[in-house]
Description: A computed fold for a 73-nucleotide RNA from a Bacteroidales bacterium, annotated as transfer RNA. Model confidence (mean pLDDT): 80 of 100. The RNAcentral record of the sequence draws on ENA. The source organism's lineage runs through Bacteria, Pseudomonadati, Bacteroidota, Bacteroidia and Bacteroidales.
RNA sequence: GCUCGGGUGGCGAAGUGGUUAACGUAUCGGUCUGCAAAACCGACAUUCGAGGGUCCGAAUCCCUCUCCGAGCU
Numbered sequence: 001g002c003u004c005g006g007g008u009g010g011c012g013a014a015g016u017g018g019u020u021a022a023c024g025u026a027u028c029g030g031u032c033u034g035c036a037a038a039a040c041c042g043a044c045a046u047u048c049g050a051g052g053g054u055c056c057g058a059a060u061c062c063c064u065c066u067c068c069g070a071g072c073u
Stems, first nucleotide, its partner, number of pairs: 001072007010025003018056001027043005049065005
């Protein structure tokens, strides 16, 4: 330099055009308890690496950039 895969809550991770962006875990609050633990309930992404474009509508499609990984040279 070229090709491919990936970047989504604190962490892991699903979602590939139309809700309320699932789920697990952590943290915080509550219920329960004599106190805890466990269990249960609630909160936690006003937006998906950044910018732009397409579309009535974009995490999702297109372009550029950026970061991580793999392969090739």